RNA sequence: GCUUUAUUCAGAGCAGUGGAGGGUUACAGGCCCUUUGAUACUGCGGCAACCGGCCAAGGAUGAUGAUUCAUCUGCGGAGAAUGGUGCCAAUGCCUGCCCGAAAGGUUUUACCUUGAGGGAGCAAUGAUGU
Numbered sequence: 001g002c003u004u005u006a007u008u009c010a011g012a013g014c015a016g017u018g019g020a021g022g023g024u025u026a027c028a029g030g031c032c033c034u035u036u037g038a039u040a041c042u043g044c045g046g047c048a049a050c051c052g053g054c055c056a057a058g059g060a061u062g063a064u065g066a067u068u069c070a071u072c073u074g075c076g077g078a079g080a081a082u083g084g085u086g087c088c089a090a091u092g093c094c095u096g097c098c099c100g101a102a103a104g105g106u107u108u109u110a111c112c113u114u115g116a117g118g119g120a121g122c123a124a125u126g127a128u129g130u
Base pairs, nucleotide, nucleotide: 001130002129004127005126006125007124008123013044014043015042016041017040021033022032023031027096028095029094030093045088046087047086050084051083054077055076058073059072060071061070062069063068092122097119098118099117102114103113104112105111106110
C1' cells in the first nucleotide's frame, strides 16, 4: 500500500517551544477556533475498551469410586499493578450524490426554495490476511 470486517451524536487538558493561519486529503459554500497565541511539535496527565493480558455466569471434552481436577470455549465485567494502537473544540463541525416527511413562494395542468429523516460514497481508527 491493498483485502475483509467492526465502529464513528458518549468520553478525556495542562505546561513549554513557536508565531499565523487552522478546522482528516483536494475543491466549493456555511459555520466555528485563533495574537486573551490557534494549527503543529515536545513533556506530563487523562479518556476509551479495538487487540493482548486479568476476573468470570454458563457450556463442551477428558480423568477419578466419589469429592473433585485438567483442558477448551465463553455471557458479562474491571481497567485498580502491567502491554500494542487510538483518541483528548464543535456529530467525521455541517452541506455537496440518491430518496424524501413537512413547510413556504410564484406568472398554479406547472415550477422553484427550505428541508426532519434515511441511504450511498469518501474518510478516520482498530482487528484479520497479504

A computed fold for a 130-nucleotide RNA from Zetaproteobacteria bacterium CG1_02_53_45, annotated as SAM riboswitch aptamer (S box leader). It was read from a public genome assembly, where an Rfam model found it. Its mean pLDDT, the model's own confidence on a scale to 100, is 79.